[in-house]
Molecule: transfer RNA
Organism: Ornithinibacter sp.
RNA sequence: GGACGCGUAGCGCAGUCUGGUUAGCGCACCACCUUGACACGGUGGGGGUCGGAGGUUCGAGUCCUCUCGCGUCCA
Numbered sequence: 001g002g003a004c005g006c007g008u009a010g011c012g013c014a015g016u017c018u019g020g021u022u023a024g025c026g027c028a029c030c031a032c033c034u035u036g037a038c039a040c041g042g043u044g045g046g047g048g049u050c051g052g053a054g055g056u057u058c059g060a061g062u063c064c065u066c067u068c069g070c071g072u073c074c075a
Base pairs, nucleotide, nucleotide: 001074002073003072004071005070006069007068010027011026012025013024020058029045030044031043032042033041051067052066053065054064055063
């Protein structure tokens, strides 16, 4: 230098193919119930504007362009 993959909550991931009304799951976290206390369990709750910017569209996590980071392969 070239090709490909990944980037979504504190952590691990789904959703992308085929754009659609509110962005979800598990664990973790907080409060309450339970206990003498802890753990387990139960109920409820907070947390993201999807790596960044721009564009297309009535509408973008999803499509297009540029760009950043990480990884694999080739040179």